[in-house]
Record summary:
A computed fold for a 96-nucleotide RNA from a marine eukaryotic metagenome, annotated as SAM-I/IV (S-adenosyl methionine) riboswitch aptamer.

Formats: sequence, C1' cells, structure tokens
RNA sequence: GCAUCAAGAGAAGGGCUGACGCCCUCGCCAACCUGCCUGACCCGGCAAGGUGGCUUCCCGAAAGGGAGAUGCGGCCAGUGACCUGGCAACGAAGGG
Repeated sequence: GCAUCAAGAGAAGGGCUGACGCCCUCGCCAACCUGCCUGACCCGGCAAGGUGGCUUCCCGAAAGGGAGAUGCGGCCAGUGACCUGGCAACGAAGGG
C1' cells in the first nucleotide's frame, strides 16, 4: 500500500504471568497466500503446504467513520544481502 473483519468453529487439556495476555497439545472453522482439480487463463472447488481464527472495540438514529486485528506462502543451499538453484504440498476436489 491492497484486501477482509457477513457467516463459521472449544465454557477443551496443560504451562507461564501480579494482571492483560502469551505458549504447547488435541479438536474444529475458514479459501488470505502456495499447491492441486486442468495444456493455459478466469470463475468455481479441494483444508494438502504456509498463515489465521474458534464470536474485536468505540462513535453515530442511520448512512457511515475511527481504532484494532489478520493475510499478501514455507523450507534448504550457494550468500552478509540482492539474486539464483533446489525440496515438500492428500488417498480430497475432479465442474463452468
């Protein structure tokens, strides 16, 4: 800077902290990125890889505004960096 915060899903177990809260495990939810469905692109789809979430706050009659939050792949090697090369990504989806 751009997009989203409509809906969805835990009164779970454990650890730390004075508290707010954070971390781990298990479960669940969700298409933001990657990948796949597919020779290519778009739409759509698939919770596989990377994140995230499991019920944000304030103002306003409303429209809307503000704050806050999340995402805009991961890992390894050559590098200190730029950059380059490589690796993994389901038994799911398999449509227009």
Its Rfam family is "SAM-I/IV (S-adenosyl methionine) riboswitch aptamer". On this family, see Trausch et al., PNAS 2014: "Structural basis for diversity in the SAM clan of riboswitches". Rfam 15.1 lists 567 matches to the family in 508 species. Rfam links the family to the GO terms regulation of gene expression and S-adenosylmethionine metabolic process.
The RNAcentral record of the sequence draws on MGnify.
Its mean pLDDT, the model's own confidence on a scale to 100, is 81.
Of the family's consensus pairs, 100% are formed in the model.